Transfer RNA from an Elusimicrobiota bacterium, 73 nucleotides, folded computationally. Rfam family: tRNA. By type it is a transfer RNA. Rfam 15.1 lists 5,335,975 matches to the family in 14,413 species. The organism belongs to Elusimicrobiota, within Bacteria. Model confidence (mean pLDDT): 81 of 100.
């Protein structure tokens, strides 16, 4: 330098052939216990890597860039 995959909540990851962003764990509150852990109920937490383009509408499609991993030379 070229090619491929990935980037979504604090962490691990789903997701939609374009139409309200989700789960588990973690965090907080409550229940429960003599108390703690486990358990039950609820809540909060997101510019969906960045900038453009297409579109009535983009996390999703297209281009460029950034980052991570792998491969080739």
């Nucleotide at each position: 330098g070229c090619c491929c995959a990935c980037g979504u909540a604090g962490c691990u990851c789903a997701g939609u052939c374009g139409g309200c962003a989700g789960a588990g764990c973690a965090u907080c509150u409550c229940c429960a216990u003599g108390g703690u852990a486990a358990g039950g109920a609820g809540a909060a937490g997101g510019u969906c890597g960045g900038c453009g383009g297409u579109u009535c509408g983009a996390u999703u499609c297209c281009g460029c860039c950034c980052g991570u991993g792998g491969g080739c030379u």